[in-house]
RNA sequence: GAAGCACGCCAGGCCGUCGCUGGUGCAUGGUGCCGAAAGGCCGCACUGGAGGAACGUCCGGACUGCACAGGGCAGCGUAGCAGGUAACACCUGUCCACCGCGAGGUGAGGAUCAGAGCAACAGAGACGAGUCGGCGCGGGUGCUCGCAAGGGCACCCGCGCCGGGUGAAACGGGCAAUCUCUACGCGCAGCAAUACCAAAUAGGCCAGCGGUGAUCUGUGUCCCGGGGAGCUGGCGGGUAGGUAGCACCGAGCCGUGUCGGCGACGCACGGCCCAGAGGAAUGACGGUCACAUCACGGGAGACCGUGGUGCACAGAAUCCGGCGUAUCGGCGCGCUUCACAC
Numbered sequence: 001g002a003a004g005c006a007c008g009c010c011a012g013g014c015c016g017u018c019g020c021u022g023g024u025g026c027a028u029g030g031u032g033c034c035g036a037a038a039g040g041c042c043g044c045a046c047u048g049g050a051g052g053a054a055c056g057u058c059c060g061g062a063c064u065g066c067a068c069a070g071g072g073c074a075g076c077g078u079a080g081c082a083g084g085u086a087a088c089a090c091c092u093g094u095c096c097a098c099c100g101c102g103a104g105g106u107g108a109g110g111a112u113c114a115g116a117g118c119a120a121c122a123g124a125g126a127c128g129a130g131u132c133g134g135c136g137c138g139g140g141u142g143c144u145c146g147c148a149a150g151g152g153c154a155c156c157c158g159c160g161c162c163g164g165g166u167g168a169a170a171c172g173g174g175c176a177a178u179c180u181c182u183a184c185g186c187g188c189a190g191c192a193a194u195a196c197c198a199a200a201u202a203g204g205c206c207a208g209c210g211g212u213g214a215u216c217u218g219u220g221u222c223c224c225g226g227g228g229a230g231c232u233g234g235c236g237g238g239u240a241g242g243u244a245g246c247a248c249c250g251a252g253c254c255g256u257g258u259c260g261g262c263g264a265c266g267c268a269c270g271g272c273c274c275a276g277a278g279g280a281a282u283g284a285c286g287g288u289c290a291c292a293u294c295a296c297g298g299g300a301g302a303c304c305g306u307g308g309u310g311c312a313c314a315g316a317a318u319c320c321g322g323c324g325u326a327u328c329g330g331c332g333c334g335c336u337u338c339a340c341a342c
Base pairs, nucleotide, nucleotide: 001338002337003336004335005334007332008331009330010329012289013288014287015286016285017284018283020049021048022047023046024045025044026043029042032041033040034039051313055324056323058322059321060320061319062318063190064189065188066187075186076185077184078183079182080094081093082092083091084090095109096107097106098105099104110181111180115179116178117175118174132163133162134161135160136159137158138157139156140155141154142153143152144151145150194244195243196242197241204235205234206233207232208231209230216226217225218224252272253271254270255269256268257267259266260265291310292309293308294307295306296305297304298303
């Protein structure tokens, strides 16, 4: 210098104007506005306001409700060994196998004498056992030689031995990412969980009144007229709606450590409080700087000037730990192989 491997980090900066939203404080309109209520809303100031993946919702938990003596079956999941963790299918170390010259990477890596299932093409035959050719032995049938005993040939059946060829594999193996077996784990649902407050309308229950006319209606009242079997009050469940759950002193974040450990991680000390709506805020515009790229001009060149374009993936929704996937561009540290120089 070139090509790589592994780990970590950033995710545009600053200024101005106008907005959105959470919290805190102050305002309290002579007690405003919406709503039956529960509850919510309006002003000013200060202050907080997306991510490394907030994404997919694939695993594991917290939390909540329901279920639950104990055991077994079924179902689902996991799988070398040891460790980490609240837990995991995650992470770390290590063994083995495979890939790479290497740094390194990948692995659904228990069991095939419990049982079943499966294997393209080729080949006579592919998971059931047997057989393409040859030889030997035994038996049967037919023909034939012989006076007879017995012999020969062909075919069939059974047993045994040998051989060529096909193929990844031919009574011997493979596949468990096919069922299965073994060991271990798992109750079911999910914040639209769940708890509380709570209309209108229609059911339910109780009480009182009511054909001796309640109640309704004829503009308010009495009489009167008309219709007429319900009317009134209370209780209870559920719905709309509202509040909590919900933004958190936490499996919390940051830093330090002649602390432990190979490491994941743990421990100690110090500091910090860090978005939160409920159709859903976190934005828009302008300027400037940075970065990338293009065009033109200048310059021997490094490069400089002017103008244009671009600046990713994507966006919280109960909260955490992982995994997977997407991502313009840039930075740092360590290591490997090759080339060159000494």